[in-house]
RNA sequence: GCACCAGUACUUCAACGGGUAGAAGAGCGGCCUUAAAAGCCGACAGUUGCGGGUUCGAGCCCCGUCUGGUGCG
Numbered sequence: 001g002c003a004c005c006a007g008u009a010c011u012u013c014a015a016c017g018g019g020u021a022g023a024a025g026a027g028c029g030g031c032c033u034u035a036a037a038a039g040c041c042g043a044c045a046g047u048u049g050c051g052g053g054u055u056c057g058a059g060c061c062c063c064g065u066c067u068g069g070u071g072c073g
Base pairs, nucleotide, nucleotide: 001072002071003070004069005068006067007066010025011024012023013022019056028042029041030040031039049065050064051063052062053061
C1' cells in the first nucleotide's frame, strides 16, 4: 500500500433480504432476610465510531473517513 472482518446502552452481544433498536449482566429502587448474598418485581439507560448520499423510511444499501483485528505484498 491492497483486500476482508469488527465498531450498537457502563459491559458482553442481538436485530430473519430497509419499516423506526432489544436481551443478559452491572448499577439504581422495591419485596424477601436479624443483616447480607441469592431469588423475585420495577424503572432508567442508545442520534447504531464519525461525516455525507439514496429512500416515504437506513443499524442494514452507496461514498468518504477514523480505530482495532486478520491476510497478502